[in-house]
Context: one part of a larger RNA
RNA sequence: CUAUUAGGUGGAUGACUCGGCUCAAGCGCUGAUGAAGGGCGCGACAAGCUGCGCAAAGCUCCGGGUAGCCGCACGUAGGCGUUGAACCGGAGAUACCCUAAUGCGACUUCAGCAUUAAAUCCGUAAGGAUGGGGAACGCGGGGAAUUGAAACGUCUUAGUACCCGCAGGAAAAGAAACCAAUUGGGAUGCUGUUAGUAACAGCGAGUGAAAACAGCACAAGGCAAACUGAAUCCUUUGUAGAAAUGCAAAGGAGAUGUGGUGUUUGGUCCAUACGUUAAAUUCCUAACCUGGAAAGCCAAAGUUGCCUGGAAAGGCACGCUAUAAAGUGUGAUAGCCACGUAGGCGUAACUGGGAGGAGCUAGUAUGGUAAUCAGAGUACCGUUAACCGGAUACUUAACGGGAAUUUGGGGGGCAUCAACCUCUAACCUUAAAUACGUCUUGAGUCCGAUAGCAAACUAGAGUACAGUGAUGGAAAGUUGAAAAGCACCCUUAACAGGAAGUGCAAAGAACCUGAAACCU
Numbered sequence: 001c002u003a004u005u006a007g008g009u010g011g012a013u014g015a016c017u018c019g020g021c022u023c024a025a026g027c028g029c030u031g032a033u034g035a036a037g038g039g040c041g042c043g044a045c046a047a048g049c050u051g052c053g054c055a056a057a058g059c060u061c062c063g064g065g066u067a068g069c070c071g072c073a074c075g076u077a078g079g080c081g082u083u084g085a086a087c088c089g090g091a092g093a094u095a096c097c098c099u100a101a102u103g104c105g106a107c108u109u110c111a112g113c114a115u116u117a118a119a120u121c122c123g124u125a126a127g128g129a130u131g132g133g134g135a136a137c138g139c140g141g142g143g144a145a146u147u148g149a150a151a152c153g154u155c156u157u158a159g160u161a162c163c164c165g166c167a168g169g170a171a172a173a174g175a176a177a178c179c180a181a182u183u184g185g186g187a188u189g190c191u192g193u194u195a196g197u198a199a200c201a202g203c204g205a206g207u208g209a210a211a212a213c214a215g216c217a218c219a220a221g222g223c224a225a226a227c228u229g230a231a232u233c234c235u236u237u238g239u240a241g242a243a244a245u246g247c248a249a250a251g252g253a254g255a256u257g258u259g260g261u262g263u264u265u266g267g268u269c270c271a272u273a274c275g276u277u278a279a280a281u282u283c284c285u286a287a288c289c290u291g292g293a294a295a296g297c298c299a300a301a302g303u304u305g306c307c308u309g310g311a312a313a314g315g316c317a318c319g320c321u322a323u324a325a326a327g328u329g330u331g332a333u334a335g336c337c338a339c340g341u342a343g344g345c346g347u348a349a350c351u352g353g354g355a356g357g358a359g360c361u362a363g364u365a366u367g368g369u370a371a372u373c374a375g376a377g378u379a380c381c382g383u384u385a386a387c388c389g390g391a392u393a394c395u396u397a398a399c400g401g402g403a404a405u406u407u408g409g410g411g412g413g414c415a416u417c418a419a420c421c422u423c424u425a426a427c428c429u430u431a432a433a434u435a436c437g438u439c440u441u442g443a444g445u446c447c448g449a450u451a452g453c454a455a456a457c458u459a460g461a462g463u464a465c466a467g468u469g470a471u472g473g474a475a476a477g478u479u480g481a482a483a484a485g486c487a488c489c490c491u492u493a494a495c496a497g498g499a500a501g502u503g504c505a506a507a508g509a510a511c512c513u514g515a516a517a518c519c520u
Stems, first nucleotide, its partner, number of pairs: 006520003014512001015478002019447002021444006027437002029133002037098003040053003044076002048072002059092006068080003103113002119130004137168001138166005148155001152202001178185002189216004199207002220429003223375001227260002231258001232253009266373003269368006282358004288354005296345003302318001303334001304317004319336002321325001327339003380401007408424005465472002485511001489498003
């Protein structure tokens, strides 16, 4: 030096999985009755997590449940429990300090006021409301740049990122002053298609609809006014009732109009005909009937013989169940051992419906057109902007002008005229189909510890650690079936070694397997 053997080191590989990821279904707000989130405490011994709050790993009641229990956490000590604990579900009690933080504060210390009290808004008063939080989703107000155009300025990136405001379990939108085109449709939203089409564009880069069609889901209502003119409503007290509510009294609101009528097949009004105590709808829940709904309960059939083995669920043999041969566990691979599974059962709070109760309940059709009503600094015009594919048009905004009244008014993609078609602005509300996933459950041709969330974890992950800070951000899983976790003896200062013992096996806690580099 090479080969081989035996070791060390190291932690790959294999196997495993109390964790992830994705999808689906369910479900979806919270807070002055003090939240979300923190601080500090609470245990016999107690550093962390979990739980809880000076009543402090807990207290009370109701229901379930059954032989054990005093969390993770297996120790010592001491207790609790068949007079039913622990545990699980429901309803309560308690709930320190900070925090929207809310009587007057904010390094600390000392001292004090104060009867409990922020501020704003609504209300005649009694009284009521708001504030902050929430993963993503939503609506609105502002609004970039890198980039692309192979430079760059219009353009693009993009109304994106980001900032601010506000709301909900969804939000927004929404019942045509809409589309369409000579035929028609009939609120909104979402999906497919139309279509990368029409169109726009230094006609460059690029941007980019709509109607129609096919689906999902479907729902419509209320005011102002005309007419009428107190026929109305609120509060408190008393009374009846389970309550909704009725009745009575007092006080208040209301003629600057409460209530009725009425709202686009226009209405009021007038005439004629028919008709009326029903339909529909809203509210209440003590008793009654019936569903849903908590923890939970029942649930078939081998632990038969022999063999191997540390261990039988394996092999051989003989049986049985099945509306149950999904799955998991058990000392190896179990339909019949355990938990479960198929299938049934179960109820408090709470909740749906029925039934019952309360309140409310008159118009419809045809005809007529004399009168009357139908949203004003609005429509519209001019100038200038914004938006969309869209110069002009529609829509919106600013400034300056500024109508009409149904024989009215808007629109039909420049403008204007005519005809035709269509709708009825300048008030409000509205479920579902849609979006998202903090959360719950289930599933998977997903990942299997350098993967999968950053995080599978010894008690400790947004932790340790880095940074003034904003912020950045890890590593780290596996003894064994069972601790049976190596008694006793010898050597040693100790670690440790020897021998002995446990175990199927040292697998000996630096613990499954134990590759390679590297070392002897």
Predicted 3D model of a 520-nucleotide part of an RNA (large-subunit ribosomal RNA, domain I) from a groundwater metagenome. It matches the Rfam family "Bacterial large subunit ribosomal RNA". Gene Ontology terms of the family: structural constituent of ribosome and ribosome. The full RNA is in RNAcentral, with records from SILVA. The prediction has a mean pLDDT of 80.